[in-house]
Context: one part of a larger RNA
Order: sequence, then C1' cells, then structure tokens
RNA sequence: GAACGAACGCUGGCGGCAUGCCUUAUACAUGCAAGUCGAACGAGAAAGUCACUUCGGUGGCGAGUACAGUGGCGCACGGGUGAGUAACGCGUAGAUAAUCUACCCUUCAGUCUGGGACAACUCUUGGAAACGAGAGCUAAUACCGGAUAAAACCUUCGGGUUGAAAGAUUUAUCGCUGGGGGAUGAGUCUGCGUACCAUUAGCUUGUUGGUGGGGUAACGGCCUACCAAGGCGACGAUGGUUAGCGGGUCUGAGAGGACGAUCCGCCACACUGGAACUGAGACACGGUCCAGACUCCUACGGGAGGCAGCAGUAGGGAAUAUUGCGCAAUGGGGGCAACCCUGACGCAGCAAUGCCGCGUGAGUGAAGAAGGCCUUCGGGUCGUAAAGCUCUUUUAUGGGGGAAGAUUAUGACGGUACCCCAUGAAUAAGCACCGGCUAACUACGUGCCAGCAGCCGCGGUAAUACGUAGGGUGCGAGCGUUGUUC
Repeated sequence: GAACGAACGCUGGCGGCAUGCCUUAUACAUGCAAGUCGAACGAGAAAGUCACUUCGGUGGCGAGUACAGUGGCGCACGGGUGAGUAACGCGUAGAUAAUCUACCCUUCAGUCUGGGACAACUCUUGGAAACGAGAGCUAAUACCGGAUAAAACCUUCGGGUUGAAAGAUUUAUCGCUGGGGGAUGAGUCUGCGUACCAUUAGCUUGUUGGUGGGGUAACGGCCUACCAAGGCGACGAUGGUUAGCGGGUCUGAGAGGACGAUCCGCCACACUGGAACUGAGACACGGUCCAGACUCCUACGGGAGGCAGCAGUAGGGAAUAUUGCGCAAUGGGGGCAACCCUGACGCAGCAAUGCCGCGUGAGUGAAGAAGGCCUUCGGGUCGUAAAGCUCUUUUAUGGGGGAAGAUUAUGACGGUACCCCAUGAAUAAGCACCGGCUAACUACGUGCCAGCAGCCGCGGUAAUACGUAGGGUGCGAGCGUUGUUC
C1' cells in the first nucleotide's frame, strides 16, 4: 500500500447492488418447512336450508362434499451444517468384457383365465394416555394361483427347469407386462497430485496370497473353512497433531504466499453410538428398531421428543437480521386436467457491513462588518467566508398520473420504480492528524506531574510532541483504532 463475512470509538442525509453466528456440531418454547391423486378402490357424515308433518319425525339440497382408510407416485430431490475425514475423500486422466438405473424417449411383443384375504366399517373389550386386542362384513391398478411368451439357467443340442400383466374413464386417451436400444443418474476400480512432526522407526494375523464355499447389482479377505508365510517401510510405513476438498478469493510485476464466507461441483453428517426394513435408489435431517445422555407428560403401570430447514428464544461471544408477504415469476412433487403443496424461490423488513452513485447549494458580494485568535499594537488572519442581492430545486415535503416483469387469464413486490406540478436554501458534515518518518504552527495551561507514543522519542517553567483554543493538513457519510493476510 492492498484486502476483510470484521469488531470498537466518534459521527451519520439519500439511492442502487451485494453481504450478514467466523464463537457452543450448545440447549431449544411456538408456528410453518412434503405432499398429492376420486380418471385405482370400498365406505361416507354434519352444520345449514327447503318441503311435508300425526310435532315424534321424514324427505330433498348440502354431497358422493368433509374427515378418515386401502392403493399408487413422491418423501433418496430441494434446504442446512462442516463435527468427522490426511482418505481413491477431493482434483485430474482413465477403466468397468466386473455393474445397476424409477420416472423420460425409441422400438418389438403381449395385456388370456381364476382365487382367497386385510383395512376402513359394525360389535365386544383393555389402557390415564400413547396405543391396542378379539369377532364379523367388504372393494381394488393391493395380494396369490393357472395359461402363454421372450428371456435366464442346465443341456447328451433332442430337450428340460424357472417364468408376466390391471385396469380406469368424459371413447379419446391415460395406463399395465416382458425384451432390445437411448438418455440421465449412480456404484466400483486404477495412474498421478493432495498439510505438519523422525523430539513418531519399525508396523501387520484376515494380516499377504491361493483353493473351495457364501454374499453383492457388481470385482474383491467383502465374509468363511483349509493351505502357504507372506505384505508394508528412510522414495518415510506405523503413530501423533491439524484440516472437509476443488472451481476459486486476497495479495503480488511475476514466481510465490495466505485463505476456502457468499455462488457452483464433490464428499461427510443430521441429539450420541449401533442396526437393518421399505424401495429403482437410503442403511434415510422433519422414517423404523435397539442402547445412551438430556428434556417433557403420567392415574407411576407407562409414554413423548430431536431447528447443522425458515423465522424466533436462551446461552456463549468483540460480533452477525423479521416468530414478515406471496406462490405473481423460475424451479420441484402429485394429478389427464382443474388444481393442491412448496420458509426452494421471488420479494419486503433490519444493519454505513461492503462496493458504487448523488446531495448537503450556485452566482455575485470589501464598509475586507461584527466576533474569535495572534500581534512587534502598526497590523495580520479566519475571509468572499458571512450578511446582503440574484438564481436553481438534485434531495425533502405535499398533490396528481402510473408501469414492464405475463402468454387469453393470473402481480407478492406495490400505488413500488418512473413521470408531472407546487412549496421553499429550504431537511442534510464529520473524523483523524499537524516533532521527524509524513501533508499541516502559533498562543495559553501544565511543570519528569498530568499525560503522549507505530519507531525514534516528548514532559523536570518560554513544550510546534501532554491538555485546550485559534489556524492549518488529509480524507469525507464517513473517519480513525484494533485484529488478520499478502
């Protein structure tokens, strides 16, 4: 000098665009953040209102609506965090003849025929609750057979074994099953690169390899039995410390050094530890089970919970925002669609946190006014500065008009941006420094005191170095200080 996710002190007018828990991966009240489909299926209210009425009620509409249930798809995306990890985790270049891939596209073939249940519901019943238990009824694109087919496996190449499907409706479509191809996504493997410590020198028994078997979508000690005794290491094994990695960011002429907020890609994690289930895909943030710590409810028998989602609270801290609006746009899930859901996202709010832009007036004005300060008492200086006069209206305030963003419709933002008119210099300047480095000097006070200080150093009675004032210098809605990096 440059930079910052900064903080602190003094000060503070406006706008645009960004950014905003770096600390306790600490604990969390409350609300919301993942649903949707009646064109898969069975069942099915009420309030209200209308009519009739023997005044008990009945019927219509409400409505095949609401709330639930079976079933399908989604919930593995999107969003958060960086604890762990020095590793095929990441980066780069490859391999997969060792693999999988729902939805989507394309192509070939098919969609025949049967069956029995279980929820919801009804009845009984347990429990404080959470939640159940028993009996009975029922539908399906739920479940299970048979047929046929490709395909797979075995094969003596004759053949054998296993082995699919689902319908709905507004009649035009949407589906369903099997095979081939594509696209997309993912798994696995390999070469090279990837922090510090040798005041860590030896490490290893599923360890290294083989055979048989198991397991996986898939190779493999991945697992297991047996056999052999190997494997790694000063080209740094093993151990320890630190750390998510990259695109990039900052600095620098570059080489390099430091960093890894925001945005994008990858990885890991979801109270702590472990495990599997379902599924095309998870060993699953808002799923399940077990154990643990913690919090809450309890009728003491037993239960409930997980903000590193968005807001918000407590705590910690020098320090970091609203319990806002909307699905209008973009994107995502479901649905034929209408549409529903979406704290993703789009916006608004708060903060000079940063960057950029604008303003706080312009011209004229010497009796060089008053006043302050200095003075050699002559004067000098603040200083055209002010006042005064002539203007302007960015901004401000008030009034009027008023978008694009959206395609036939649909606008949260928002009566916003922007435009016009009126009023009136009106609403708007500070901060640090002035001994040298380093731009800028005098007076008074103080008297090695009080204090200053980045370094050198100032202060003990004439201090340009402390404090105040006048003046000056530098930046300017900021200016200084501190911290960190180059």
Molecule: small-subunit ribosomal RNA, 5' domain
Organism: uncultured bacterium